[in-house]
RNA sequence: AGCGGGGUAGGGGAGCCUGGUUACCCCGCAGGGCUCAUAACCCUGAGGUCGGUGGUUCAAAUCCACCCCCCGCUA
Numbered sequence: 001a002g003c004g005g006g007g008u009a010g011g012g013g014a015g016c017c018u019g020g021u022u023a024c025c026c027c028g029c030a031g032g033g034c035u036c037a038u039a040a041c042c043c044u045g046a047g048g049u050c051g052g053u054g055g056u057u058c059a060a061a062u063c064c065a066c067c068c069c070c071c072g073c074u075a
Base pairs, nucleotide, nucleotide: 001074002073003072004071005070006069007068010027011026012025013024020058029045030044031043032042033041051067052066053065054064055063
């Protein structure tokens, strides 16, 4: 330098191809229930400017352009 994969809550992973009302799951965290008590189990809740900027659109995590970061391959 070229090509491919990836960036979504504190951690991990879906959702993107095929745009649509409130972005979902597991773990963790907070509160409550249960228990003599703890763990387990059950309920509820907080936590996301979906890597950044711009564009398309009535509407963008999703489509387009550029840029940043991580991994791999080729030279």